[in-house]
RNA sequence: CGAGCCGGGGAGACGGUCGCGAUCGGGUAUCCGAUCGAGGAAAGUCCGGACUCCACAGGGCAUGACGCUGGGUAACACCCAGGCGGGGCGACCCGAUGGACAGUGCAACAGAGAGCAGACCGCCGAUGGGCAACGGAGACGGAGCCACAGGCAAGGGUGAAACGGUGGGGUAAGAGCCCACCAGCACGACGGGUGACCGACGUGGCUAGGUAAACCCCGUCAGGAGCAAGACCGAGCAGGAGCAGGGCUGCCCGCCCGCCACGCUCCGGGUAGGUCGCACCAGGUCGACCGGCAACGGCGAUCGCAGACAGAUGACCGUCCACGACAGAAUCCGGCUUACACCCCGGCUCGAUCA
RNA sequence: GCGCCCGUAGCUCAAUUGGAUAGAGUGUCUGACUACGGAUCAGAAGGUUGGGGGUUCGAGUCCCUCCGGGCGUG
Repeated sequence: CGAGCCGGGGAGACGGUCGCGAUCGGGUAUCCGAUCGAGGAAAGUCCGGACUCCACAGGGCAUGACGCUGGGUAACACCCAGGCGGGGCGACCCGAUGGACAGUGCAACAGAGAGCAGACCGCCGAUGGGCAACGGAGACGGAGCCACAGGCAAGGGUGAAACGGUGGGGUAAGAGCCCACCAGCACGACGGGUGACCGACGUGGCUAGGUAAACCCCGUCAGGAGCAAGACCGAGCAGGAGCAGGGCUGCCCGCCCGCCACGCUCCGGGUAGGUCGCACCAGGUCGACCGGCAACGGCGAUCGCAGACAGAUGACCGUCCACGACAGAAUCCGGCUUACACCCCGGCUCGAUCA
Repeated sequence: GCGCCCGUAGCUCAAUUGGAUAGAGUGUCUGACUACGGAUCAGAAGGUUGGGGGUUCGAGUCCCUCCGGGCGUG
């Protein structure tokens, strides 16, 4: 210098004018002032929780989700570290990655044969059979030929997949039939590791196939609904119940007030509507601190950081630059996934060149 | 907001337990018939199975993720 890998950060900046929402303060004709006012994804609603109501003695079935190991976490399908498999020269990346000797199923077409397989071409034809040169007086023997029975699975060919690979022996031809090495499997014991697993040794037999994002088995987890959950207050209408007397007085008279129901009083449920839930929590930031490889946890300091009710966060002007993308909260948090102009920082790999 | 469902020719629907080349009706186009048109007959075109990725030998079908449409709920 070129090509690339991984991680992190920012998301126009500053000033001015006008405007919008919330809170607080002042004013009390509705205005003034202060403070704050979207995101890394607020999104998709794909997971996991908090919270609320309903259900629930305990346990099981069904159904669903997840699935190497260890750790983190409130929890997870997330994160970290590691194992194994795959890809890349490499930095590094990808993996729903338990079980296919528990059982059941599936494998179209092609092909001889597709699951305790099979013989189309091919090889052989030792053995049995047929023909037969030749020998022999004959009985008979019989090289050789055929490929009929039969044997074989090395080679060809089909397929995504064909029952280990290479070499040698062996044979009629062949074959783990036998042997050596290699790969893989099972068992035993050894070493390392918390573990997944790894390494090396011995023995055995000779191949044990694929598919569980097919049913299934094993293990773990899950009761249902969702803030339009739910709690409180509560007009009006409808409904239900009650109603002739009361006051002045101890009593009577008297006086005053009220009623005649299309009225008055009370009641519970609860609509409209209002208030809460609802913005202070698994909270953010910083630390040269402590534990840990890390995720994360602990400790300390500091900050208060949007909140309506289907509803605010914008517009214009000026300067600067790299000329500004994707997109906007609606109960709240932790993740995942998807979208995204441009810029910055750190670490690393490969190649070329120079010293 | 929350909770669900569905996507296959232009339209309406099929496709068996995952099996090759995704079919049918209707519509479109071409030709025949007719003086012309309709009807009828013959033939043809038309599909990224909403897009992408994965599992599998093989995906319309199974899984994941995006996109589009629809429904319920005060």